Annotation
The RNA shown here (transfer RNA) has 74 nucleotides and comes from Candidatus Westeberhardia cardiocondylae. The coordinates come from a structure-prediction model, not an experiment, and the mean pLDDT is 81. RNAcentral holds the sequence, with entries from ENA. It matches the Rfam family "tRNA". By type it is a transfer RNA. Rfam describes the family as follows. Transfer RNA (tRNA) molecules are approximately 80 nucleotides in length. The organism belongs to Candidatus Westeberhardia, within Bacteria.
RNA sequence: CGGCGAGUGGCGUAGCUCGGUAGCGCGACUGGUUUGGGACCAGUAAGUCAGAGGUUCAAAUCCUCUCUCGCCGA
Repeated sequence: CGGCGAGUGGCGUAGCUCGGUAGCGCGACUGGUUUGGGACCAGUAAGUCAGAGGUUCAAAUCCUCUCUCGCCGA
């Protein structure tokens, strides 16, 4: 320098192909249960979907540029 892949709550990830309510597990918090804890049950909070711009009625998803990480090549 070129090619490919990845980036989504604190952590791990689905959703992207085919645009239409951001979901699941773990964790945190609150309550119940318990002598207490664990387990279990109910609930709550936490996401500028890496960043910017564009297309669209509508973008995590499509297009362009940029950043970070990984792999391959030179």